A computed fold for a 265-nucleotide RNA from an Oscillospiraceae bacterium, annotated as Bacterial large signal recognition particle RNA. Its Rfam family is "Bacterial large signal recognition particle RNA". It is annotated as a non-coding RNA gene. Rfam describes the family as follows. The signal recognition particle (SRP) is a universally conserved ribonucleoprotein involved in the co-translational targeting of proteins to membranes. The RNAcentral record of the sequence draws on ENA. Its mean pLDDT, the model's own confidence on a scale to 100, is 76. Lineage of the source: Bacteria > Bacillati > Bacillota > Clostridia > Oscillospiraceae.
RNA sequence: CUGCACUAGUCGGGGAGCUAGCGGUGCCCUGUACCUGCAAUCCGCUACAGCAGGGACGAAUUCCCACCCCAGGGUAGCUGAUGUGCCGUCCGACCAAAGCAAGUGGCGUUGAAGACCAGGUCUUGCGCAACGGAAGCCUGUGAACCAUGUCAGGCGGGGAACCGAGCAGCAUUAAGCGGGUAAAUCCGUGUGCCGCGAGGGUGCCGGGUCCGAGCUAACUGCUUUGGUAACGGGUAUAUCGGUUUAUUCAACGGUGGGUGUGCAG
Numbered sequence: 001c002u003g004c005a006c007u008a009g010u011c012g013g014g015g016a017g018c019u020a021g022c023g024g025u026g027c028c029c030u031g032u033a034c035c036u037g038c039a040a041u042c043c044g045c046u047a048c049a050g051c052a053g054g055g056a057c058g059a060a061u062u063c064c065c066a067c068c069c070c071a072g073g074g075u076a077g078c079u080g081a082u083g084u085g086c087c088g089u090c091c092g093a094c095c096a097a098a099g100c101a102a103g104u105g106g107c108g109u110u111g112a113a114g115a116c117c118a119g120g121u122c123u124u125g126c127g128c129a130a131c132g133g134a135a136g137c138c139u140g141u142g143a144a145c146c147a148u149g150u151c152a153g154g155c156g157g158g159g160a161a162c163c164g165a166g167c168a169g170c171a172u173u174a175a176g177c178g179g180g181u182a183a184a185u186c187c188g189u190g191u192g193c194c195g196c197g198a199g200g201g202u203g204c205c206g207g208g209u210c211c212g213a214g215c216u217a218a219c220u221g222c223u224u225u226g227g228u229a230a231c232g233g234g235u236a237u238a239u240c241g242g243u244u245u246a247u248u249c250a251a252c253g254g255u256g257g258g259u260g261u262g263c264a265g
Stems, first nucleotide, its partner, number of pairs: 001265006009057003012030004020046005034054005063258006072249006078242010090232001092231001093228008102220003105216003114210004119205003122199006128192002130189005136181006147172004155164003
């Protein structure tokens, strides 16, 4: 070096998830790659980490290692939308109050604001009126007996004249109960376009005199204070999305290197 027979090994790999961890079943990517059985309130195993049984290839296009490339997945950030919670120191927005007076409006030379004068409004006293009440006055009614007068009849006393008490009736009247009340008396008042006097003068109202141009704050604007959280804004969180950034794992593919035993010639 050649031939034959073997052996290690290979006959798919990867991501997320699950798990103490590994592999598998199920999902996804890659893309073609022996068969049968097992397995999600799972199955098998333990760092040589699916198990059990069978088959094929076999030291290289196929096995092993390193590097390159990158499909795809994960994580974090950024960003957009939506939901929810919170904030209220954003000169955001909205609401309220106070102030200013630049603009608009209103009042003002038929006189603003201010000053002065005398009134009214206010308090108090007196009077007048109105209304109400009381008392008084007038009038009606009003007592089985316990009111008065007169007291028939009857009763009592007396020898008699006569005397006494006295029911009913009649008349009168007290308290009480009604009606009226012009004038006059007393008291009261949620009364009065009433009158007179005194006080008070802060405000308001109208008037007069002086002076001569402002006054007001309704709307806009500006400043300050307080509030609200519908909206904008900020912040936290959840879900969905992104032609985005970083990082991690990485299939397929590419490049380079490595890999045994026996017999015979």